[in-house]
Context: one part of a larger RNA
RNA sequence: UGACGGGGGCCCGCACAAGCAGUGGAUCAUGUGGUUUAAUUCGACGAUACGCGAAGAACCUUACCUAGACUUGACAUCCUCCGAAUCCCCUAGAGAUAGGGGAGUGCCUUCGGGAAUGGAGAGACAGGUGGUGCAUGGCUGUCGUCAGCUCGUGUCGUGAGAUGUUGGGUUAAGUCCCGCAACGAGCGCAACCCCUAUCGUAUGUUGCUACAGUUUAGCUGAGGACUCAUACGAGACCGCCCAUGGAAAGUGGGAGGAAGGUUGGGAUGACGUCAAGUCCUCAUGCCCCUUACGUCUAGGGCUACACACAUGAUACAAUGGCCGGUACAACGAGCAGCUAAACAGCGAUGUUAAGCAAAUCUCAAAAAACCGGUCUCAAUUCGGAUUGUAGGCUGCAACUCGCCUACAUGAAGUUGGAAUUGCUAGUAAACGCAGAUCAGCACGCUGCGUUGAAUACGUUCCCGGGCCUUGUACA
Repeated sequence: UGACGGGGGCCCGCACAAGCAGUGGAUCAUGUGGUUUAAUUCGACGAUACGCGAAGAACCUUACCUAGACUUGACAUCCUCCGAAUCCCCUAGAGAUAGGGGAGUGCCUUCGGGAAUGGAGAGACAGGUGGUGCAUGGCUGUCGUCAGCUCGUGUCGUGAGAUGUUGGGUUAAGUCCCGCAACGAGCGCAACCCCUAUCGUAUGUUGCUACAGUUUAGCUGAGGACUCAUACGAGACCGCCCAUGGAAAGUGGGAGGAAGGUUGGGAUGACGUCAAGUCCUCAUGCCCCUUACGUCUAGGGCUACACACAUGAUACAAUGGCCGGUACAACGAGCAGCUAAACAGCGAUGUUAAGCAAAUCUCAAAAAACCGGUCUCAAUUCGGAUUGUAGGCUGCAACUCGCCUACAUGAAGUUGGAAUUGCUAGUAAACGCAGAUCAGCACGCUGCGUUGAAUACGUUCCCGGGCCUUGUACA
C1' cells in the first nucleotide's frame, strides 16, 4: 500500500421486511449428469454451466460409429500431354464409383497457338471440427451501469509511498458546493443518439371522413378539419413562488403545464478481476497425422433409459369447464412467397382461382373480456398423459426419428416437505398475436399489444456492493 475480520461509523441495492405470483409434489417437453452403446460427436460446470453454443440433428447438417472406396486428393497455384465444354442413354453396384454407347465440335488467333472447361501423369504441395484458450489475436461473460480508476507539476516522507481522491454538506453519481499544500487534467458519471408522452408548421396517397349521395362497403363526389403517417421545430431548465439551508450546492411543498425534478424505456459497460469462456465462427505460433487424425459414399448414431438435477409447458377446477352469440389491438412477414372468395371435406386439408414486391392485396380468426344457456363439487362435462384405428401435409424418403386432424381410450394430479425464485406500475400476474431459424418441425427464444393489481412501517437481521476508520502472525 492492499486484502481480510463472527471490528467500528456512514450509505446503497427486490438484499431483507410488507405484499403478489411461482418453483420444489404430478404428467409431459427441453437441457445436463449418470448408465448403456459399434457410436450415443464436441464444448460449457458455484454465482458467471445445465430451453447454453444449437435463430430449429429424418437424409444433408455431422464433427461420431459400421461397412465400402480414393491417394497431388472434395478445395488452391504451378508443369507436361490429350480432349471444346456440355447433354442424353445402357449395364453392375447400397451408393461412391466402374464399364460402354450416342449427340455436340463453339470463342479469340499473327494459324504457331491461346482463353474457359474436362480427363490422365509427375512432384512441389493441398487437407485436418487433430492437441494446446495455461503460447495468442479477436469476440464474450462476470463483479457492475457499481462510482470508481489514474496522471502531470508541486509539497511531505531516507524510502515503499502519501497528498490531490481526505474533511463539512449534498447527489442516482469522485454530482455539485464550501473548506483544505495543493493546483490542474484524463478515462468513467452526466449530456450529446434512438424510441415514448404534448403541441405547432409543412405535405395529404394506398391513409382519414366533419359535408352530400349511396348498392351501407371510405363505396362515390368532395375535403385536409379530425385520426394517422414522416420531416422540421417548440417544450422541462429546480425556470417561477414559498419554506429550509451558510447570501452555497441543494432539499421539501406549491403554481402553471401533456409531462416535474434523470418524464419513462433503450443503446452506451472506466482501470482492472476471475491464467473465466471460446484453437468447433474466424485468424494464428508451436506440436502432431500425411495410401490417413485427409477425402467420398450408404446405413446407423447425436432421439438409447433402473435413475438424479435444472429450465419450462399443462393442470389439479365454479373468479371454472362446455355450447351459442358478439366486441376491441399492436409489432411484423410475404413472389421458389402471402394467398382472398367460391366449392368439397366433421377436420387436418384439398380443388379451382382474384389481388399483392404491398399505409392499396394477403397472412388475419386476436384471445382473455362481455351476453345467454348448461354442468352443481364428483377424480366430475375437471385434467389431459398414454394407447389403438383411420387420415392429412412437407419432403427422393417420416421404420429407427417429423408435425397436424378425426374417432375411441381417459393415467397421474384435489395446490405440493425442507428449501427456494421473480417482481415497486402500465410493473407483477393473466391473455393472445407476430417474427427469426425454417421444405417440414417451437411448450424454447426475440418482440408486440390487450386486461391490469397488492405492498413498501422501516434498515435490527441474511446476501452483495461503495466510502472513511481500526486491528492483523496474510501478500